[in-house]
RNA sequence: AGCGGGCCGGGUGGCCGCUUGUGCCGUUUCGGCGGUGCGAGAGGAAAGUCCGAACUCCACAGGGCAGGGUGCCGGCUAACGGCCGGGCGUUGCGAAGCGACGGAAAGUGCCACAGAAACAUACCGCCCGCCUCGGCGGGUAAGGGCGAAAUGGUGCGGUAAGAGCGCACCGGCGGAGCGGAGACGCCACCGCCGGGAAAACCCCACCCGGAGCAAGGCUACAUAGGGGACCACGCUCGCUUCGGCGAGCUAAGGACGGCCCGUCCGAGCGUCCCGGGUAAGCCGCUCGAGCUGGCGGGCAACCGCCAGCCCAGAUAGAUGGUCACCGCGCGCAAGCGUACAGAAUUCGGCUUACAGGCCCGCU
RNA sequence: GCCGGAGUAGCUCAGCUGGUAGAGCAGCUGAUUUGUAAUCAGCUGGUCGGGGGUUCGAUUCCCUUCUCCGGCU
Numbered sequence: 001a002g003c004g005g006g007c008c009g010g011g012u013g014g015c016c017g018c019u020u021g022u023g024c025c026g027u028u029u030c031g032g033c034g035g036u037g038c039g040a041g042a043g044g045a046a047a048g049u050c051c052g053a054a055c056u057c058c059a060c061a062g063g064g065c066a067g068g069g070u071g072c073c074g075g076c077u078a079a080c081g082g083c084c085g086g087g088c089g090u091u092g093c094g095a096a097g098c099g100a101c102g103g104a105a106a107g108u109g110c111c112a113c114a115g116a117a118a119c120a121u122a123c124c125g126c127c128c129g130c131c132u133c134g135g136c137g138g139g140u141a142a143g144g145g146c147g148a149a150a151u152g153g154u155g156c157g158g159u160a161a162g163a164g165c166g167c168a169c170c171g172g173c174g175g176a177g178c179g180g181a182g183a184c185g186c187c188a189c190c191g192c193c194g195g196g197a198a199a200a201c202c203c204c205a206c207c208c209g210g211a212g213c214a215a216g217g218c219u220a221c222a223u224a225g226g227g228g229a230c231c232a233c234g235c236u237c238g239c240u241u242c243g244g245c246g247a248g249c250u251a252a253g254g255a256c257g258g259c260c261c262g263u264c265c266g267a268g269c270g271u272c273c274c275g276g277g278u279a280a281g282c283c284g285c286u287c288g289a290g291c292u293g294g295c296g297g298g299c300a301a302c303c304g305c306c307a308g309c310c311c312a313g314a315u316a317g318a319u320g321g322u323c324a325c326c327g328c329g330c331g332c333a334a335g336c337g338u339a340c341a342g343a344a345u346u347c348g349g350c351u352u353a354c355a356g357g358c359c360c361g362c363u
Numbered sequence: 364g365c366c367g368g369a370g371u372a373g374c375u376c377a378g379c380u381g382g383u384a385g386a387g388c389a390g391c392u393g394a395u396u397u398g399u400a401a402u403c404a405g406c407u408g409g410u411c412g413g414g415g416g417u418u419c420g421a422u423u424c425c426c427u428u429c430u431c432c433g434g435c436u
Base pairs, nucleotide, nucleotide: 001363002362003361004360005359006358007357008356010326011325012324013323014322015321016320018041019040020039021038022037023036024035025034026033027032043340047351048350050349051348052347053346054345055212056211057210058209062261063260064259065258067208068207069206070205071204072086073085074084075083076082087101088099089098090097091096102203103202107201108200110196111195123144124143125140126139127138128137129136130135131134152170153169154168155167156166157165173191174190175189177186178185179184216283217282218281219280226274227273228272229271230270234249235248236247237246238245239244253265254264255263290309291308292307293306294305295304296303297302327338328337329336330335364435365434366433367432368431369430370429373388374387375386376385382419390406391405392404393403394402412428413427414426415425416424
């Protein structure tokens, strides 16, 4: 001068408050309420809601199509688009960084303009032949020109001129052999096979049911009163005091939120829609794939064992205000400022924002 | 909190399968009119919300981010 990784992200004390747990006292309509003591009270991202799960309901989460996602290999994990290790490519002198990194010889489509031609083609040029001397026919991708991209590059041979047509070296693709668990690598062998793009459709492999704590459950108003649409007033069996009662079957419709199948509910307090009312209280709700330390296994991610610990649960939202001293930054000083930002069911990740500082390894 | 949708000219919107971004209204100039409006002719005006990537080439495809709008019991 850089590269990579880990961590912290104001501190101490006084006073006044807020939320919550618990002990005691008082009160009570036994639901609670009040006072007081003690304890606890935002983050590394609590954020974006971009992935993955737990949990709850829908059917016990079923089959097929459609649709969506992931995409080198191996491992970790509850799972993942995450992480670790490796391979390959690429950037850098290097430490290292970055990579949507399966398939373009399965098929379809696209490649504007320019250019003769953008995937099967001869415009100029070169060569051969013919003739009316300017054209026609044929060969040719070595040269010119166009373009982002034009049939692999260099050299020698070869040829009418050329051409992987042949040879040598390089490159690429396919195959054989060897090594590796695999991605892949090596190769003195054989063949020269013609572009790009799959973040175009698609093919291949694997994964995915839907909705979300405003899920969902209980209590209260209230299984209130109202409007509309649809199927009907069934069928079978049993009992019968002949009024009906019970069980089953299917119809419309629903569960079923893209479609089909299948399953289930369903002849009535029926199904669906509109509209109205309540907008309150409780549960879910915080002990969990938990945190800290030690030991062991593994290159690592991670896993196992042992010991200890309890670490916000608010509901329009508490976690604050003020004073003093210190730290840091700016300023001569007085003084001013102190990053990004704040839980809302909970975890594992990713991404984004971030003043300043500390530690370790490496070039 | 959870879930969905949209950002293109001053305003309202097109632009799908990638190839120099358009329309209507508004604005300006001219014509018409005694003058104005209307009408006619022409013109101006664009970081396609920002950044990055794929591609020869991105408003369009992909990722990320910002802003705005809507729904829920």

Two RNAs folded together computationally: RNase P RNA and transfer RNA, 436 nucleotides in total.
Its mean pLDDT, the model's own confidence on a scale to 100, is 77.
Rfam match: Bacterial RNase P class A. From the family's description: Ribonuclease P (RNase P) is a ubiquitous endoribonuclease, found in archaea, bacteria and eukarya as well as chloroplasts and mitochondria.